[in-house]
The part of an RNA shown here (small-subunit ribosomal RNA, 5' domain) has 541 nucleotides and comes from a Verrucomicrobiota bacterium. The sequence was found in a public genome assembly. Model confidence (mean pLDDT): 81 of 100.
Context: one part of a larger RNA
RNA sequence: GAACGAACGCUGGCGGCGUGGAUAAGACAUGCAAGUCGAGCGAGAUUUUUUCCUGUAGCAAUACAGGGAAAAGUCUAGCGGCGAACGGGUGCUUAACACGUGGGCAAUCUGCCAAGAAGUGGGGGAUAGCUCGCCGAAAGGCGAAUUAAUACCGCAUGUGAUCAGAGUGGACAUCCAUUCGAAAUCAAAGUCGGGGCAACCUGACGCUUUUUGAGGAGCCCGCGGCCUAUCAGCUAGUUGGUGAGGUAACGGCCCACCAAGGCUUAGACGGGUAGCUGGUCUGAGAGGACGACCAGCCACACUGGGACUGAGACACGGCCCAGACACCUACGGGUGGCAGCAGUCGAGAAUUUUUCUCAAUGGGGGAAACCCUGAAGGAGCGACGCCGCGUGGAGGAUGAAGGUCUUCGGAUUGUAAACUCCUGUCAUUGGGGAACAAUGCGUAAAUAUUAACUGUAUUUGCGUUGAUAGUACCCGAAGAGGAAGAGACGGCUAACUCUGUGCCAGCAGCCGCGGUAAUACAGAGGUCUCAAGCGUUGUUC
Numbered sequence: 001g002a003a004c005g006a007a008c009g010c011u012g013g014c015g016g017c018g019u020g021g022a023u024a025a026g027a028c029a030u031g032c033a034a035g036u037c038g039a040g041c042g043a044g045a046u047u048u049u050u051u052c053c054u055g056u057a058g059c060a061a062u063a064c065a066g067g068g069a070a071a072a073g074u075c076u077a078g079c080g081g082c083g084a085a086c087g088g089g090u091g092c093u094u095a096a097c098a099c100g101u102g103g104g105c106a107a108u109c110u111g112c113c114a115a116g117a118a119g120u121g122g123g124g125g126a127u128a129g130c131u132c133g134c135c136g137a138a139a140g141g142c143g144a145a146u147u148a149a150u151a152c153c154g155c156a157u158g159u160g161a162u163c164a165g166a167g168u169g170g171a172c173a174u175c176c177a178u179u180c181g182a183a184a185u186c187a188a189a190g191u192c193g194g195g196g197c198a199a200c201c202u203g204a205c206g207c208u209u210u211u212u213g214a215g216g217a218g219c220c221c222g223c224g225g226c227c228u229a230u231c232a233g234c235u236a237g238u239u240g241g242u243g244a245g246g247u248a249a250c251g252g253c254c255c256a257c258c259a260a261g262g263c264u265u266a267g268a269c270g271g272g273u274a275g276c277u278g279g280u281c282u283g284a285g286a287g288g289a290c291g292a293c294c295a296g297c298c299a300c301a302c303u304g305g306g307a308c309u310g311a312g313a314c315a316c317g318g319c320c321c322a323g324a325c326a327c328c329u330a331c332g333g334g335u336g337g338c339a340g341c342a343g344u345c346g347a348g349a350a351u352u353u354u355u356c357u358c359a360a361u362g363g364g365g366g367a368a369a370c371c372c373u374g375a376a377g378g379a380g381c382g383a384c385g386c387c388g389c390g391u392g393g394a395g396g397a398u399g400a401a402g403g404u405c406u407u408c409g410g411a412u413u414g415u416a417a418a419c420u421c422c423u424g425u426c427a428u429u430g431g432g433g434a435a436c437a438a439u440g441c442g443u444a445a446a447u448a449u450u451a452a453c454u455g456u457a458u459u460u461g462c463g464u465u466g467a468u469a470g471u472a473c474c475c476g477a478a479g480a481g482g483a484a485g486a487g488a489c490g491g492c493u494a495a496c497u498c499u500g501u502g503c504c505a506g507c508a509g510c511c512g513c514g515g516u517a518a519u520a521c522a523g524a525g526g527u528c529u530c531a532a533g534c535g536u537u538g539u540u541c
Stems, first nucleotide, its partner, number of pairs: 001541004006537005013389006019382002026345003030342003035082003040079002043076015089300003099224007108217003113213008121155001123153002131144005160186003165180006190205006226272003233263003238260006245253001275297004279290004302323005325336004353379001355378003361375001362373004392422004402413004426482001428477005440464010485530005490511003496525005506513002
């Protein structure tokens, strides 16, 4: 000198863009953060309409009440499907194939999505819910009866897939691709429309088998990146083999048996520290230090362990066990997990609102409308940082007054002020007023597809949807009116005098000042430097 997720002191006008728990991975009140689908299913409640029956009033039409049926809509818990493994947080662990980079898998898996091929036949038994009964303070549980499905289970079919064998080509010991081919095993589910008297035809969304892709994941290897020798030897599943198990898959991954190996001064083993990277800061560079925000990967979710479900987890807002802590209790027993967003306490020098909206972008569900989304988009708070703007401009000498200094002549503050003439940024006030919104949705029409309709695709017209926000921005009004401080002035280092003090009080980054003329302490005047900041402290180069 530069930098910072900074803090502290004094001061503080406005805006834009960023950024804000670095310490206790300490404990957490409260609210929200993952739901959705009735076009998979049965039921319950409720509303409307139509129709039938009965009763009452009436001569009748009709009105009212009760009951039944049908259709349409809404709501609710449950069964079922998909999602909940993403998104969001934190940096505890970890010196490791964790990360980075480059390869390998001829040793692998992959829901949804895209493309291709083939199919979707015919049956069965349950169960939740509801109802009844019982136990319990509660959380919750037990029994009986009964019911549905795209829930569950057999059967059929086998394009196809899996698994022997033979041939050809390729390869890296294994094997891979392809052709032929016997036997065996392995599927499925419907729903919503349109047409038709019906049989049936047809569309959309699904379902099943399979091939390929895309994206994702798993495993293996070369190389690279901390300190320590006041850590020198380490290792028995250890190193290798055979066999068996296990996995999507290779492998001591696990097990039985056999052998005695394996690593190491090119630093094994141990100890300390640490998430890694793209990058950030500094520096002419080489380097050095760091890894906040943003992005990629990893690890973790009160502590430790475990599996279940599933395409995917050994699962932050799932389950089970143990532990600590906290809460409820009728003392028998139960409940909980903010390192999600806000917020509270604590510790700390120190870090924000218990805010608005799904309008946009994205995600989940759904045919869609739509619902959910503390992701996200916004607003709020903090000079925490960077950038921009302003606090007025021009004229104005009797060089006013006052202050300070003085050799008492004057000098300086100083064109500074007053005064005159202007301007109107920002703030204030009155009015107008956005973009972000369409390729969405609704509706109408046209074209293509279809025998036709619905639907789907494309195009066009109209209408509709904004949290931010009455914000940005624009126009007008008034008036210099509301807006400057901090540090320094001995040398380094730009900037000097007076008074007080008298080795005292004090200053200080280093050298050093202060003991009666202190440009170094304290105050004042003046000056210098930065400026809505200025200094100090800490840290890095």